[in-house]
């Protein structure tokens, strides 16, 4: 220097062109208990790292850039 891979909620990750962007735990408030935990209801959280381009549409594809984390020299 050159190549692969990751980047979506606090935290672990799913979504791989199609409409309101999802799950677990995590917070929060209710119900249960003499409290607490468990359990159960329901809520809260997101400009999908960032800009620029391709399409009627982009988290999703491509180009530049930022960070991690890897192979080669």
């Nucleotide at each position: 220097g050159c190549c692969c891979u990751c980047g979506u909620a606090g935290c672990u990750c799913a979504g791989g062109g199609g409409a309101u962007a999802g799950a677990g735990c995590a917070c929060u408030g209710g119900u249960u208990u003499c409290c607490g935990g468990u359990a159960c209801c329901a809520g809260c959280g997101g400009u999908c790292g960032g800009a620029c381009g391709u399409u009627c549409g982009a988290a999703u594809c491509g180009u530049c850039u930022c960070g991690a984390g890897g192979g080669c020299a």
This is a predicted structure of a 73-nucleotide RNA (transfer RNA) from Corynebacterium bovis. Rfam family: tRNA. About the family: Transfer RNA (tRNA) molecules are approximately 80 nucleotides in length. The sequence is in RNAcentral, with records from ENA. Taxonomically the source falls in Corynebacterium (Bacteria, Bacillati, Actinomycetes, Mycobacteriales). RNAcentral records the identical sequence in 2 taxa.